[in-house]
The prediction has a mean pLDDT of 82. The RNA shown here (transfer RNA) has 69 nucleotides and comes from uncultured Paracoccus sp. Taxonomically the source falls in Paracoccus (Bacteria, Pseudomonadati, Pseudomonadota, Rhodobacterales). RNAcentral records the identical sequence in 2 taxa. The sequence is in RNAcentral, with records from MGnify.
RNA sequence: CGGUUUAGCUCAGCAGGUAGAGCAGCUGAUUUGUAAUCAGAAGGUCGCGGGUUCGAUUCCUGCAACCGG
Numbered sequence: 001c002g003g004u005u006u007a008g009c010u011c012a013g014c015a016g017g018u019a020g021a022g023c024a025g026c027u028g029a030u031u032u033g034u035a036a037u038c039a040g041a042a043g044g045u046c047g048c049g050g051g052u053u054c055g056a057u058u059c060c061u062g063c064a065a066c067c068g069g
Base pairs, nucleotide, nucleotide: 001068002067003066004065005064008023009022010021011020017054026040027039028038029037047063048062049061050060051059
């Protein structure tokens, strides 16, 4: 100096408008049982603080952690 930070994990997301997927976990169905399969529900102060705005995960800014130079 540049990049990243979003669900337990891996990651999307949007020229600002009530946040999603896969996997994992949970419940139910199926099975003699387990697994697999199917259905359903749950899970997030979007790293922390400040600013702009009617409204910020998104824009601006400070800090922190990690990666790279």